[in-house]
RNA sequence: AGCGUGAGUUAGGCAGCCGCGGACAUCACCGAGGAGGUGGUGAUUCGAGGAAAGUCCGGACACCAUAGGGCGAGGGCGGUGGGUAACGCCCACCCGGGGAAACCCGCGGGAAAGUGCCACAGAGACAUACCGCCGAUGGCGCGGCCUCAGCUGAGCCGCGCACAGGCAAGGGUGAAAAGGUGCGGUAAGAGCGCACCGGCGAUGCGGUGACGUAUCGCGUCAAGGCAAACCCCGCCCGGUGCAAGGCCAAGCAGGACCGCAGACCCGGCUCGGCGAGGUCCAGGUAGGCCGCACAGAUAGAUGGCUGCCCACGACAGGAUCCGGCUUACAGGCUCGCUACUG
RNA sequence: GGCGCGUUGGCGGAGUGGCUACGCAGCGGCCUGCAAAGCCGUUUACACCGGUUCGACUCCGGUACGCGCCU
Numbered sequence: 001a002g003c004g005u006g007a008g009u010u011a012g013g014c015a016g017c018c019g020c021g022g023a024c025a026u027c028a029c030c031g032a033g034g035a036g037g038u039g040g041u042g043a044u045u046c047g048a049g050g051a052a053a054g055u056c057c058g059g060a061c062a063c064c065a066u067a068g069g070g071c072g073a074g075g076g077c078g079g080u081g082g083g084u085a086a087c088g089c090c091c092a093c094c095c096g097g098g099g100a101a102a103c104c105c106g107c108g109g110g111a112a113a114g115u116g117c118c119a120c121a122g123a124g125a126c127a128u129a130c131c132g133c134c135g136a137u138g139g140c141g142c143g144g145c146c147u148c149a150g151c152u153g154a155g156c157c158g159c160g161c162a163c164a165g166g167c168a169a170g171g172g173u174g175a176a177a178a179g180g181u182g183c184g185g186u187a188a189g190a191g192c193g194c195a196c197c198g199g200c201g202a203u204g205c206g207g208u209g210a211c212g213u214a215u216c217g218c219g220u221c222a223a224g225g226c227a228a229a230c231c232c233c234g235c236c237c238g239g240u241g242c243a244a245g246g247c248c249a250a251g252c253a254g255g256a257c258c259g260c261a262g263a264c265c266c267g268g269c270u271c272g273g274c275g276a277g278g279u280c281c282a283g284g285u286a287g288g289c290c291g292c293a294c295a296g297a298u299a300g301a302u303g304g305c306u307g308c309c310c311a312c313g314a315c316a317g318g319a320u321c322c323g324g325c326u327u328a329c330a331g332g333c334u335c336g337c338u339a340c341u342g
Numbered sequence: 343g344g345c346g347c348g349u350u351g352g353c354g355g356a357g358u359g360g361c362u363a364c365g366c367a368g369c370g371g372c373c374u375g376c377a378a379a380g381c382c383g384u385u386u387a388c389a390c391c392g393g394u395u396c397g398a399c400u401c402c403g404g405u406a407c408g409c410g411c412c413u
Stems, first nucleotide, its partner, number of pairs: 001341002004337007012309007020047004024042007049315001053326002056324005061241004074237005079093005094108001095106004109232002114230002116226003130171002132167003137164002139161007179197006198221001199218008245290004254281005265273003310313001343412007352366003360396001368384005389405005
């Protein structure tokens, strides 16, 4: 340096000019003034992201419901230990799977609580015997032996049949068929017996723990898979989302009181004029403000030009805020690790 | 902005673990003098990418597109 793999980081840079949004300062105008508004000015200041996105989780906050607590329904989560406001997130580890390795992937509790499903094929899908093997034992048939003059039966021996039956090793089906290999054993077989491997359990040791490991025991080694099927176990969750919610509040409509026995209003105000309204109130619409942010809103601001440099620049832009996850993404830089070669 | 739902042939529309129905439309044939109607036959589909499972339209996660509700 090249293959692979993991983590972090950057998201064209610098300079100048023009432009946009907010804040601040200042000037002018509207406004009696203040508040506020409109416009201008500024060697002032701030101005999108790692994902601002999807809205998938978790919270803050707000309102509604609720005395407190418990139970149920419904939903979510699921190896262990820790982190966190919380999480379905993160870190480390364990177990299983993949890879030669670095490393990667796993919704990773329970299938001896129960229910359900396992199409097609196949004898049988959790229970069986289609082909097959055997037929020791019993049965049937044939033959022989012993005794006998001869025959039959019983007994014994041999052969045959495959009737009762025995077996689950092999074939075959399937995604999946009662642990695997070998030896013994048997009529044939089989954990039937034994050895090894695997499995289960107990105890000891190591570890906070998941778990690992050693020894011993168990061949009645039993229960196939699926819980991202119902379900069981443990833990968590009240509902709605800033269009939450709060404040001010025009007009129209409403209510109370006063008023032709003259109100309000006007003037030179004990009076005169005029002649039908006046004062107050509640909820609350339009609208405005807050909520609302060291970017930030009334429909929503980041762009352009020039010069130099390079690797010639991807995905993409806030709308209550925050922590995560997921998805999109050109190129560059940094730091490890693995294998092989030089 | 927030919340919810959907996607199956050209169109409509069932199916919720085991070959994706059915109707209309299209194409071919029969019938007819020619058409229509009718009859027979036939082509075309689970939005996309992963995961669970022996097996996924169906269950789970993500993506894309569409629709609805809230001022």
This is a predicted complex of two RNAs, RNase P RNA and transfer RNA, with 413 nucleotides together.
It holds a member of the Rfam family "Bacterial RNase P class A". Its family is annotated with tRNA processing, ribonuclease P activity and dimeric ribonuclease P complex in the Gene Ontology. Rfam classes the family as a ribozyme. From the family's description: Ribonuclease P (RNase P) is a ubiquitous endoribonuclease, found in archaea, bacteria and eukarya as well as chloroplasts and mitochondria.